[in-house]
RNA sequence: UGCUUAAUGCUGCGAUGAGCGGCAGCGGGAGAACCAACCUUGGGGUGCAUCCGCGUAUGCGGUAGGAGACCUUCUUCUCCGAACCCGACAGCUAAUCUCGUCAGCGUAAGAGGGA
Repeated sequence: UGCUUAAUGCUGCGAUGAGCGGCAGCGGGAGAACCAACCUUGGGGUGCAUCCGCGUAUGCGGUAGGAGACCUUCUUCUCCGAACCCGACAGCUAAUCUCGUCAGCGUAAGAGGGA
């Protein structure tokens, strides 16, 4: 100075640290009526990360979907397509309640429009 991500700004105590708080912004979960649905074949949540085929297996090939630097449209190119959590339990959902605000990185190009 920028990117992925909700994961940023301000501020109090502390010593200007570690740590513990507050406000705002952004994001998630629980939760009526009405409607919907029918659960041992357990079920469910965050997330783009779902599904299919082959293989004895480590794995391989694809794929829904997602990302690429001021914004947006088109084209080409490249990459990801994970991981984790709840614990018998949750559809939607007003009021209400509640939680998170980490982590990992350094930039693909052409054309049109905008700023």

The RNA shown here (c-di-AMP riboswitch aptamer (ydaO/yuaA leader)) has 115 nucleotides and comes from a bovine gut metagenome. Its Rfam family is "c-di-AMP riboswitch aptamer (ydaO/yuaA leader)". From the family's description: This family represents a conserved RNA structure found upstream of the ydaO and yuaA genes in Bacillus subtilis and related genes in other bacteria. The coordinates come from a structure-prediction model, not an experiment, and the mean pLDDT is 86.